Annotation
A computed fold for a 372-nucleotide RNA from a Myxococcota bacterium, annotated as Bacterial RNase P class A. Its mean pLDDT, the model's own confidence on a scale to 100, is 77. It matches the Rfam family "Bacterial RNase P class A". Rfam classes the family as a ribozyme. The gene name in the source record is rnpB.
């Protein structure tokens, strides 16, 4: 110098003149603890506000149990209001590294898959090696005689019903641990050394797991999927600011059928059980209200300093106030600066988590070249 990795920080600045929401304080005015106006002061969209995926805080069901479906989470310690999240650590996977991902309990409770290929995917034999009944004619080599024929418990050589083998080779993601020595008729953990793999014991760790620890084991169990159903283990009411509460207005306390006197119905997600409220209930036609005000922003808030902690956060302390529309607020225009401005606009609210993103700044690591 180039390429990476892990965090953190901004989101177009400045000024001018006009518009706009809302909040405090003065004054005035009115139907008077509310409204409306002038002034003045100070404040107004984000890291994602988006997805609506999880978690809650809050209201209501309600006074609130139990099962049973249902779901959700899954390595181990920690944080946290909580959570499927965060931190740290372990394993197992990726990267030459920094780092990075993991839906990470259990396959010996059952039950099912594993296409095609290939003999064979959970009771193994295509090709191969080995043995062999028998067979072929060739060659040797011995004996006999008729010199080219006969005979042979004979030798190789070629074939081989049959038995024997999983070591070798094909297929395939995957096919009876792996190397090397012996062993065998050929071969095979058959037997042996090492290694893995199993178990049980010392060690270290809170623990998940570690150790070139020790000992035992060749009947060393031939796989993998549970992001298949399924077992365990543990957690889980339910509905949502369109919650709920208030107050003003209005209208039809409206009608038809058709069942019933509690053994209904109706509340709690679906079922029972319990247990409340209530006496009519199902169905159908039909009227009226669509205002207004609270909920509504002071919060598990935010920043600075010190402490403990690897860290995530926790304690003490100091300051700080930073949106509350409701058809939906920040807009429009001029000039300058330079990084040329991307993704996008709060609607109860707070922690997470996904996704989208134009440039720039700063800290810390890592590889690679090159020069001192």
């Nucleotide at each position: 110098g180039g390429a990476g990795u892990g965090g953190g920080c901004c989101a177009g600045g400045c000024g001018g003149u006009c518009g706009c929401u809302g909040g405090u304080g003065c004054c005035u005015g009115c139907a008077c603890u509310g409204c409306a106006g002038u002034c003045a002061c100070g404040a107004g969209a984000g890291g994602a506000a988006a997805g609506u995926c999880c978690g809650a805080g809050c209201u209501c069901c309600a006074c609130c149990g139990g099962g049973c479906a249902g779901g959700g989470u899954g390595c181990u310690g920690g944080c946290u209001a909580a959570c499927g999240g965060c931190c740290a650590g372990g394993c197992g996977g990726g990267g030459u590294g920094a780092c990075c991902c993991g839906a990470c309990g259990g396959a010996a409770a059952g039950u099912g898959c594993c296409a095609c290929a290939g003999a064979a995917a959970a009771u193994a034999a295509c090709c191969g090696c080995u043995c062999u009944a028998g067979g072929u004619u060739c060659u040797c080599c011995c004996g006999g005689c008729u010199u080219g024929c006969c005979g042979g418990c004979g030798a190789g050589a070629c074939u081989g019903c049959g038995a024997g083998u999983a070591a070798g080779g094909g297929u395939g993601a995957a096919a009876a641990g792996g190397u090397g020595c012996g062993g065998u008729a050929a071969g095979a953990g058959c037997g042996c050394a090492c290694c893995g793999c199993g178990g049980u014991c010392u060690c270290g760790g809170u623990g998940a797991c570690g150790a070139c620890g020790a000992c035992c084991g060749g009947u060393c169990c031939a796989g993998g999927c549970a992001a298949a159903c399924c077992c365990c283990a543990u957690c889980c009411g339910g509905a949502g600011c369109a919650a709920u509460g208030c107050c003003a207005a209005a209208u039809a306390g409206g009608g038809a059928u058709c069942c019933a006197c509690a053994u209904g119905c109706g509340g709690u997600u679906g079922c029972c059980c319990a247990u409340c409220g209530u006496u009519g209930g199902a169905u159908c036609c039909g009227g009226g209200u669509u205002g207004g005000c609270a909920g509504c922003a002071c919060g598990a808030g935010c920043g600075g300093a010190c402490g403990a902690g690897c860290a995530a956060u926790c304690g003490u302390u100091c300051g700080c106030c930073u949106a509350g529309a409701u058809g939906a607020a920040u807009g429009a225009c001029c000039g300058u600066c330079c990084a040329c401005g991307a993704c996008a606009g709060a609607a109860c609210u707070c922690g997470g988590c996904u996704u989208a993103c134009c440039g720039g700044c700063c800290c810390a690591c890592u590889c690679c070249c090159u020069u001192g």